Record summary
The part of an RNA shown here (small-subunit ribosomal RNA, central domain) has 350 nucleotides and comes from an uncultured bacterium.
Context: one part of a larger RNA
RNA sequence: CUGGGCGUAAAGGGCGUGUAGGCGGCAUAAUAAGUUAGAGGUGAAAGCCCAAGGCUCAACCUUGGGACUGCCUCUAAAACUGUUAAGCUUGAGUGCAGGAGAGGGAAGUGGAAUUCCUAGUGUAGCGGUGAAAUGCGUAGAUAUUAGGAGGAACACUCGUGGCGAAGGCGACUUCCUGGCCUGUAACUGACGCUGAGGCGCGAAAGCGUGGGGAGCAAACAGGAUUAGAUACCCUGGUAGUCCACGCCGUAAACGAUGAGUGCUAGGUGUUGGUGGUAUCGAUCCCAUCAGUGCCGUAGUUAACGCGAUAAGCACUCCGCCUGGGGAGUACGGUCGCAAGACUGAAACUC
Numbered sequence: 001c002u003g004g005g006c007g008u009a010a011a012g013g014g015c016g017u018g019u020a021g022g023c024g025g026c027a028u029a030a031u032a033a034g035u036u037a038g039a040g041g042u043g044a045a046a047g048c049c050c051a052a053g054g055c056u057c058a059a060c061c062u063u064g065g066g067a068c069u070g071c072c073u074c075u076a077a078a079a080c081u082g083u084u085a086a087g088c089u090u091g092a093g094u095g096c097a098g099g100a101g102a103g104g105g106a107a108g109u110g111g112a113a114u115u116c117c118u119a120g121u122g123u124a125g126c127g128g129u130g131a132a133a134u135g136c137g138u139a140g141a142u143a144u145u146a147g148g149a150g151g152a153a154c155a156c157u158c159g160u161g162g163c164g165a166a167g168g169c170g171a172c173u174u175c176c177u178g179g180c181c182u183g184u185a186a187c188u189g190a191c192g193c194u195g196a197g198g199c200g201c202g203a204a205a206g207c208g209u210g211g212g213g214a215g216c217a218a219a220c221a222g223g224a225u226u227a228g229a230u231a232c233c234c235u236g237g238u239a240g241u242c243c244a245c246g247c248c249g250u251a252a253a254c255g256a257u258g259a260g261u262g263c264u265a266g267g268u269g270u271u272g273g274u275g276g277u278a279u280c281g282a283u284c285c286c287a288u289c290a291g292u293g294c295c296g297u298a299g300u301u302a303a304c305g306c307g308a309u310a311a312g313c314a315c316u317c318c319g320c321c322u323g324g325g326g327a328g329u330a331c332g333g334u335c336g337c338a339a340g341a342c343u344g345a346a347a348c349u350c
Stems, first nucleotide, its partner, number of pairs: 004321003007304002012318001014201004021194003025088002028085004033081002035077008048066007091191001092188003095184005103177007110154001115149007125136002162169002206247006215241002220236004258317006266295011278283001299306002323350003332343004
């Protein structure tokens, strides 16, 4: 190389966009690059395979044949692939008419709660735990009432509900803005799929500069527990958590399941549309499209399970795997302010 795989055994890139490349709908004509057939040339000798022969045999040697699976030229074929020309509408896109949504960005607004401050009432406790203590409190706490400040998060609604490519998104209003679904079939006419590199997005933590800081809370301090307790529990508490801008680029970034297309029993729930039927109507029933769950047939699987949202049956393209440890380490390179990230071995050992 061939071959086998990737839900859980090693293995799907965190997610998109898109370059090169690979692959590509229906029908007609031409062409003849691929393809197929025939012919010719070449494919040195030795070696290889077969047969015969020569050394007493064999090794070895000689002769003949085959093979040398290849390349070139000519002739022919035209189904398939390619190319060219002119078309088609079902793939794809646009238009038109509707629809749902925590999709994104910015500005503004609101109420509940915690904490703090001020004032009133009020008095000896509060708090905390398994039990305590540290802590707070006669300089008047806790509790309660009124007023004020400030930050962060948005109870109920909330739903295997919705939206988003993923990360993710949840108070309300306004503005800007992306995508999706349904119906129609007016328009374009294959404009498509995938995608090495590239570019962009990317939870939390962390980093830089400047703000902010209520609650929570790494580190840290104290109190307990304990043989010890650098913990679990308690009282405090700083970074951080929040905002703006700029980095970082990683996660059990998970459905541990790449993207696209087609095909292959059903049943049942739910979300958003559309059509029909019945009805005065709310609404019910039937059909259908798109999503999201459960159960299940065939099939599949090592089993568990999956089962039209496939892990079934196929095709196209990309990524990845090849015993455990050493090791996601070392070295080199690229990136980063750093932390580190990406790429990524070997010796040795079992």
Its mean pLDDT, the model's own confidence on a scale to 100, is 87.